[in-house]
Formats: sequence, C1' cells, structure tokens
RNA sequence: GGGGUCUUAGCAAAACCAGGCUAUGCGUCCGGCUCCAGACCGGUUGAUGUGGGUUCGAAUCCCACAGACCCCA
Repeated sequence: GGGGUCUUAGCAAAACCAGGCUAUGCGUCCGGCUCCAGACCGGUUGAUGUGGGUUCGAAUCCCACAGACCCCA
C1' cells in the first nucleotide's frame, strides 16, 4: 500500500443477506414470598461504533470516518 471479517443495553447475544411494534438470558431497580437472606414468582429498566445519504419507514441498504482481528505485498 491492497483485501477480508467484525463493532447492538453494565455483560452475553438474536435479528442484517431478504427494511416494517429494537427479542432473549444474566444484571439493575420495585414488589411478592421469608424472622432475615438465598432460591423461586411478578413487574421494571436500558442498545444498534461516529457522521451523512436513500426511504413513508434503517440495527438492516449506500458512502465516509474511527476502532479490533486476520490475510497479501
């Protein structure tokens, strides 16, 4: 210098190709249960790396940038 894969909540992780109410588990918080706690049960909370574009609508498609890993030279 060239090419490829990846980046989603505090953690893990699905959806992406094929656009349509942003899942799920752990965790947080509240409540139930208990003498208390744990376990268990119910509820709650929060995310699409950054910026722009396309679209009625973007985690998903397009562009640029940033970061991680790998390959070639």
Transfer RNA from a Candidatus Woesearchaeota archaeon, 73 nucleotides, folded computationally.
Rfam family: tRNA. It is annotated as a transfer RNA.
Lineage of the source: Archaea > Nanobdellati > Candidatus Woesearchaeota.
The sequence is in RNAcentral, with records from ENA.